[in-house]
Context: one part of a larger RNA
RNA sequence: GAUGAACGCUGGCGGCAUGCCUAAUACAUGCAAGUCGAACGGAGUCUUUAGGAAGCUUGCUUCCAAAGAGACUUAGUGGCGAACGGGUGAGUAACACGUAGGUAACCUGCCCAUGUGCCCGGGAUAACUGCUGGAAACGGUAGCUAAAACCGGAUAGGUAUGAGGGAGGCAUCUUCCUCAUAUUAAAGCACCUUCGGGUGUGAACAUGGAUGGACCUGCGGCGCAUUAGCUGGUUGGUGAGGUAACGGCCCACCAAGGCGAUGAUGCGUAGCCGACCUGAGAGGGUGAACGGCCACAUUGGGACUGAGACACGGCCCAAACUCCUACGGGAGGCAGCAGUAGGGAAUUUUCGUCAAUGGGGGGAACCCUGAACGAGCAAUGCCGCGUGUGUGAAGAAGGUCUUCGGAUCGUAAAGCACUGUUGUAAGUGAAGAAUGCCAUAUAGAGGAAAUGCUAUGUGGGUGACGGUAGCUUACCAGAAAGCCACGGCUAACUACGUGCCAGCAGCCGCGGUAAUACGUAGGUGGCAAGCGUUAUCC
Numbered sequence: 001g002a003u004g005a006a007c008g009c010u011g012g013c014g015g016c017a018u019g020c021c022u023a024a025u026a027c028a029u030g031c032a033a034g035u036c037g038a039a040c041g042g043a044g045u046c047u048u049u050a051g052g053a054a055g056c057u058u059g060c061u062u063c064c065a066a067a068g069a070g071a072c073u074u075a076g077u078g079g080c081g082a083a084c085g086g087g088u089g090a091g092u093a094a095c096a097c098g099u100a101g102g103u104a105a106c107c108u109g110c111c112c113a114u115g116u117g118c119c120c121g122g123g124a125u126a127a128c129u130g131c132u133g134g135a136a137a138c139g140g141u142a143g144c145u146a147a148a149a150c151c152g153g154a155u156a157g158g159u160a161u162g163a164g165g166g167a168g169g170c171a172u173c174u175u176c177c178u179c180a181u182a183u184u185a186a187a188g189c190a191c192c193u194u195c196g197g198g199u200g201u202g203a204a205c206a207u208g209g210a211u212g213g214a215c216c217u218g219c220g221g222c223g224c225a226u227u228a229g230c231u232g233g234u235u236g237g238u239g240a241g242g243u244a245a246c247g248g249c250c251c252a253c254c255a256a257g258g259c260g261a262u263g264a265u266g267c268g269u270a271g272c273c274g275a276c277c278u279g280a281g282a283g284g285g286u287g288a289a290c291g292g293c294c295a296c297a298u299u300g301g302g303a304c305u306g307a308g309a310c311a312c313g314g315c316c317c318a319a320a321c322u323c324c325u326a327c328g329g330g331a332g333g334c335a336g337c338a339g340u341a342g343g344g345a346a347u348u349u350u351c352g353u354c355a356a357u358g359g360g361g362g363g364a365a366c367c368c369u370g371a372a373c374g375a376g377c378a379a380u381g382c383c384g385c386g387u388g389u390g391u392g393a394a395g396a397a398g399g400u401c402u403u404c405g406g407a408u409c410g411u412a413a414a415g416c417a418c419u420g421u422u423g424u425a426a427g428u429g430a431a432g433a434a435u436g437c438c439a440u441a442u443a444g445a446g447g448a449a450a451u452g453c454u455a456u457g458u459g460g461g462u463g464a465c466g467g468u469a470g471c472u473u474a475c476c477a478g479a480a481a482g483c484c485a486c487g488g489c490u491a492a493c494u495a496c497g498u499g500c501c502a503g504c505a506g507c508c509g510c511g512g513u514a515a516u517a518c519g520u521a522g523g524u525g526g527c528a529a530g531c532g533u534u535a536u537c538c
Stems, first nucleotide, its partner, number of pairs: 001537003005534005012385006018378002020343001025341003029338003034080003039077002042074008051064006087296003097220007106213002111209006118202001119153004128143006158183011188201005222268003229259003234256006241249001271293004275286004298319005321332004349375001351374003357371001358369004388418004398409004422479001423475006432465001437460008482527005487508003493522005503510002
């Protein structure tokens, strides 16, 4: 000098940050991932129309209602998302990370560009209805039905293999042309329509891009040699399998290799980096917050789905633990946000809002979002402000010391004159919010036109924070100073008490009757809403 600090004494305000470093211990409760009716069939509610019945005032009221239309809601099928975002650092000494390269050995949903088409058929099933099992969790059986769910066929291009030819390279090879075998689609949906069609969207294929990932390699960053030998899929080859892809990745056979004093192997410790702290630098230490990468999700293992996971709030198995049970059987996973217990020197609210930014779904309105933005708590840190200003000598009273003359606290106080930062009260009151939303007008490309699209303008509405910040007015010096030290290092001294006692102490060392070193008082020095102590690093 620094800290994610803690402890002691003290404590006025604001801004910005930070806040379980220990038990990757166990978790009550609530929330943290949904959305789409413009993919689909139902169900429900409401409105409306034709109809029927009754009352009768003959055109009104009440009731019923098969079917049709419209609006809204939604359990289910289906699509996309749930692999992001958020948390933690247990493991990991490793291509995990950093940096520089390689892939002629690879994949990539949504997005962008270009091109091509969207043809013909089929069988189911959930929801629903009936019956039925179970304490529950959850089922069973029979029947019905739809789709952008599922299945078959045609076509195009592409891919894979084989054959022939051309060009290129870096060895395996890459690329172009021709021929033979295997593989696509949702005729969807919405709107407009002079019913011819059009607009938009969606899905399919191909090529390219972008983005994200995968694999390989050089170099770099740790302690112990009181760890010296290690290794059997081990090292290499051939063949087959597997993968998006290379590879002992896996398997069969063959060979006997491979690593190591330039430290293998073993043990211990540890997430890595940008950075942060210190230092003139070189270095040394650290890896909280913020950003990038990795790993993990009670412990261990496994795959499924999918463009992407071997998946924190998915599934299966095993284990430990907890809970429910009608004892037959079931349920769970906060290292998400709050919160609880425990551990500990020690670390916060079971808060508000989606207003902004961002994410998911949707054509959109919108819905969801403990991401995020805010508020609350804590002097935990940094920064800023205040606790008054000027004047005032009878140098008051009082305290302390005294050589008893005086000295000092000290212009300090009082008194007088001001100010109003902050505070209190009242009033006014934002920016963050418009390229987004709604309504409307004009113009443009395309089109026969309309819907739709794009651009510009006008108007309206949208704020959790928050009646907050800021501003104005009024009022009162009123409500706001402590902590540590004073022998030397080290700025700052006297008196009394104590008497090697009580005690102090970072080191040297003080204390045994005149202690500037213990305790108290006065004074002084330092820092200041903090000041000291402890711990750790330079």
Small-subunit ribosomal RNA, 5' domain from an uncultured bacterium, 538 nucleotides, folded computationally. The coordinates come from a structure-prediction model, not an experiment, and the mean pLDDT is 80.